[in-house]
A computed fold for a 354-nucleotide part of an RNA from an uncultured Myxococcales bacterium, annotated as large-subunit ribosomal RNA, domain IV. Its mean pLDDT, the model's own confidence on a scale to 100, is 88.
Context: one part of a larger RNA
RNA sequence: UCCUCCUUAAGGAACUCUGCAAAUUGCCACCGUAACUUCGGAAGAAGGUGGGCCUGGCUUGGUGUAGGGACUUGCUCCCGAAGCUUCGCCAGGUCGCAGAUAGCAGGGGGUAGCGACUGUUUAUCAAAAACACAGCACUCUGCCAAGUCGUAAGACGAAGUAUAGGGUGUGACGCCUGCCCGGUGCCGGAAGGUUAAGGGGAGAUGUCAGGGGCAACCCGAAGCAUUGAACCGAAGCCCCGGUAAACGGCGGCCGUAACUAUAACGGUCCUAAGGUAGCGAAAUUCCUUGUCGGGUAAGUUCCGACCUGCACGAAUGGCGUAACGACUUCCCCACUGUCUCGAGGAGGAUCUCA
Numbered sequence: 001u002c003c004u005c006c007u008u009a010a011g012g013a014a015c016u017c018u019g020c021a022a023a024u025u026g027c028c029a030c031c032g033u034a035a036c037u038u039c040g041g042a043a044g045a046a047g048g049u050g051g052g053c054c055u056g057g058c059u060u061g062g063u064g065u066a067g068g069g070a071c072u073u074g075c076u077c078c079c080g081a082a083g084c085u086u087c088g089c090c091a092g093g094u095c096g097c098a099g100a101u102a103g104c105a106g107g108g109g110g111u112a113g114c115g116a117c118u119g120u121u122u123a124u125c126a127a128a129a130a131c132a133c134a135g136c137a138c139u140c141u142g143c144c145a146a147g148u149c150g151u152a153a154g155a156c157g158a159a160g161u162a163u164a165g166g167g168u169g170u171g172a173c174g175c176c177u178g179c180c181c182g183g184u185g186c187c188g189g190a191a192g193g194u195u196a197a198g199g200g201g202a203g204a205u206g207u208c209a210g211g212g213g214c215a216a217c218c219c220g221a222a223g224c225a226u227u228g229a230a231c232c233g234a235a236g237c238c239c240c241g242g243u244a245a246a247c248g249g250c251g252g253c254c255g256u257a258a259c260u261a262u263a264a265c266g267g268u269c270c271u272a273a274g275g276u277a278g279c280g281a282a283a284u285u286c287c288u289u290g291u292c293g294g295g296u297a298a299g300u301u302c303c304g305a306c307c308u309g310c311a312c313g314a315a316u317g318g319c320g321u322a323a324c325g326a327c328u329u330c331c332c333c334a335c336u337g338u339c340u341c342g343a344g345g346a347g348g349a350u351c352u353c354a
Base pairs, nucleotide, nucleotide: 001349002348003347004346005345006344007343008342010340011339014338019335027051028050029049030048031047036041038172052094053093054092055091056090057089058088061085062084063083067079068078069077070076071074095099107333108332109331110330112328113327114325115324119131120130135170136169137168138167139166140165141164147156148155149154173320174319175318176317178250179249180248183247184246185243186242187241188240189239192238193237194236198232199231203227204226205225206224207223210219211218212217251269252268253267254266255265278312279309290306291305292304293303294302
């Protein structure tokens, strides 16, 4: 110096990202117990008092001798002084600093955020606000179901049958969930347009009997072969509708009221439609330590408001919410070597010497 412990004057979070760590609390009985609440809770809320031993008295239950009673006369049943035992209460006394005497054994309260809850998770740096969850909604599926595994046979679904099964989203509960179908998707429609294979075969080309020509060469039927236009031709797409708890989206500029300011009001452009309720400097606010209020002597955090929402917003759910949380934020009480600021001690380790 390091590790693991113990103690510490006065102060008591001044430490620090943070009371991290440590300390406090801790058992039993009794008294007592707030807001809020889904009436279950919150609650062991909080906060108090008592606790050993001895003596005496009272008292509860058990057992049950003597004794008494009953009859069905039995190793019977019932009551029950005594004795033993036991739940307690009262009074007096007694010892210690201390009586749950050691050890094991909640610190508490308030506020806000998130998630309803119990659960689950990154075996080996993350336990959470992430996942799941009951509940809600949409959608598919009529049974040889849809869906899934498999080349197939076959199997699961299910020895189930729409109060069932699959998929997706949301996530208890309460109050609610606005507008947009132009784009993308899905569903429905079938008149028209487009259109594959295929059908179709106009036409063209090659070859060739033959014909013409002195020759070179030219023409060229049938057949065979190659190619091939029009036309016919499903779904899809185009098209016409529907659908947002489908993917998603939800404006700008200018003017206006008898102080000023602001704009209920008006004009104009654009759009499929221009953000409703609720919430809002928020796990979202850049400017920003916004402004005001609270708390502090002093507060970039916190709580309550305001609304100028850079860039909240309604099942990619919105806003609340009792209970719950090894979650996160801020405050208070208690308590402490976290600190002011160190000190002493115990046991180990490193190191030096022997």